Notes
A computed fold for a 350-nucleotide part of an RNA from an uncultured bacterium, annotated as small-subunit ribosomal RNA, central domain. It matches the Rfam family "Bacterial small subunit ribosomal RNA". The coordinates come from a structure-prediction model, not an experiment, and the mean pLDDT is 88.
Context: one part of a larger RNA
Order: sequence, then C1' cells, then structure tokens
RNA sequence: CUGGGCGUAAAGCGCGCGUAUGCGGGCAUUUAAGUUGGGUGUGAAAGCCCCGGGCUUAACCUGGGAACUGCACUCAAUACUGGAUGCCUAGAGUAUGGUAGAGGAAAGUGGAAUUCCCGGUGUAGCGGUGAAAUGCGUAGAUAUCGGGAGGAACACCAGUGGCGACGGCGGCUUUCUGGAUCAAUACUGACGCUGAGGCGCGAAAGCGUGGGGAGCAAACAGGAUUAGAGACCAUGGUAGUCCACGCUGUAAACGAUGAGAACUGGGCGUUGGGGAGCUUGUCUCCUUAGUGCCGAAGCUAACGCGUUAAGUUCUCCGCCUGGUGGAGUACGGCCGCAAGGUUAAAACUC
Repeated sequence: CUGGGCGUAAAGCGCGCGUAUGCGGGCAUUUAAGUUGGGUGUGAAAGCCCCGGGCUUAACCUGGGAACUGCACUCAAUACUGGAUGCCUAGAGUAUGGUAGAGGAAAGUGGAAUUCCCGGUGUAGCGGUGAAAUGCGUAGAUAUCGGGAGGAACACCAGUGGCGACGGCGGCUUUCUGGAUCAAUACUGACGCUGAGGCGCGAAAGCGUGGGGAGCAAACAGGAUUAGAGACCAUGGUAGUCCACGCUGUAAACGAUGAGAACUGGGCGUUGGGGAGCUUGUCUCCUUAGUGCCGAAGCUAACGCGUUAAGUUCUCCGCCUGGUGGAGUACGGCCGCAAGGUUAAAACUC
C1' cells in the first nucleotide's frame, strides 16, 4: 500500500459557516468523452509457456507458434456515467397565517439573604469542633428592633421540561434580533449533500488595561490533628470570582457514538402544533416535530444498541495501524504578551 476498523480494546476534528474536490431526483431529445464490440497498425530480439529438431541424455543450442492482458487510428453500438437542450415536482427553498421557548444582545428594575455602617433595647459571653484552640467581645460583642450603604446570585415555579451548532442559557420589564415547528395553499424548479485548506464561535482557569469588590476563596498566616501534616477540620485572608474592551483556544469540550439520505415489528410516558370523535371530559383517537423508558428482527467479543441504531444500505469528510515506557515529549515550523497551544519523532527499554 492493500485489507480491516473507529460507544467501552488504537481510532469521530469541541462546534459551525463555507472554497476547491467528491457525490447527486424524474421524463424526453441529442452528443458519443467514459463504457462495449469489430477492423488496421504497433507492441524489437532473447527469456517464460506450447509443439518439434540437434549434441548418447540433460543443462545447452535451434525452428515454429502462442503470448506480450498495452497504445494509437478507424468503423459501429447507446443501457449506464458524463456533456448539451427542453420540460417536471417527490429533494431543497420562498411567500401567507399561527404556536411554544432559561436562544442571543443592550438598557432599566424587584424582593429575600449575607456583610458592613449609624441609632435603640440589653449583658457576658459569642463563635467553632469529634473535642478544642486560634479568632471576636465590658472601648459593650453575640441576640433583637429601626434606618442606611454596597456587591453578587436569583428560593418556590422546576419537570429523564424547554431553547441553542457546540460551549451553554433561569427574578421581572422594555427595545433590538437569530432559529425551530405546525396547518393549508401558492410560487421557484435540483437551486442539493459533504467539505481538504480557510474563516468564525468556543466552559473553567489564566494574561493585558481600566473599574468594582458583599459573599466565597488558590497562595499565605497563625490554631488544631499527627510520629510528621508542606493536608483533610477550624479562624482569618490576597489574587481571582463581577463589569468593559482585548488576548488565550484548551476540557471526561461525552451520547467517550462525524454529517446527510433511504429502508426495517411493536408497547408505555412526556413537550409543542394540527385534526377527528362523542358520552363535552382533568376524555378518547389520529397525525406531525422533539424528548425519554422497555423491547421484535438484526447487530455486538461481551456489556449493550435497537425508527433519536451500535440494524440494512448509499455519499462525503476526519481518524487508527501490536502493547508498556520514552512522549503528546525533543527538534523544527506556525500561533501567543506570557502561561503555553498546535503539528510531531527517534535512540533506548521490556
């Protein structure tokens, strides 16, 4: 390389948009590039293979044939693929009317709670633990009542509920804005799928500049525990957590399961939409788009998956190539302010 694979054994890029490429619905006409058949030319000789011949045989030599699976030209065929033209509506999309939603961005606003400050009442403790101590408190704490400040997060509702491409999204109101889905028609007429590069989005932590800082809390300090305790426990506490702008680009970024399409028994829930039925109900049935559970066939090494496939097939991309360590490291390239990221070996070792 081929082959075989990628839920858990090595292997699906974190996710999207999209260029090139690859692949692509139905009908008709045409073309004849691919494809198929015939012919002509060529495909050196030797060798291999077949049938003969010559050295006593063989090796060896020698005659003929076959083969050389190829290429070029030419004549023809037209099912399939491709090219061209015309048409179609089942894929895809647009319009109209509804619906649900923590989808996104910005501004405003609300109550509970913690902390702090001021004032009142009040007095000796509070706090914390397995038990304690550090700590706070007669300069009046804790507790309790009233007032104020400030920051962050939004109890109940809340749900194998919803929305989003992933990351993720949850008080309330307004403005701007993306997508999905349903019903019935009308319209466009294959406009599609995938996607190397590329571009964008991307939790937390971290970085830069400027703000903010209630609670929590790496580091740190002293208190305990302990043989020791660089920890677990407790008292404090700074970065950080929050906001704006810019960077970083990684996660068990997980369904450890790439995207799209078609086909293949059922049963039970649940969310949104539509329809039908009567006995008009907290009802039943049908349908559609999600989201769960159990399971036929089938698949799987097993576990399990099972119309939301890991079943049966097609198209395109990514990735794997015996194991452990060396190593997701070194070197080099690219990116980054840095931290580092990405691409990615070898010697050696068992």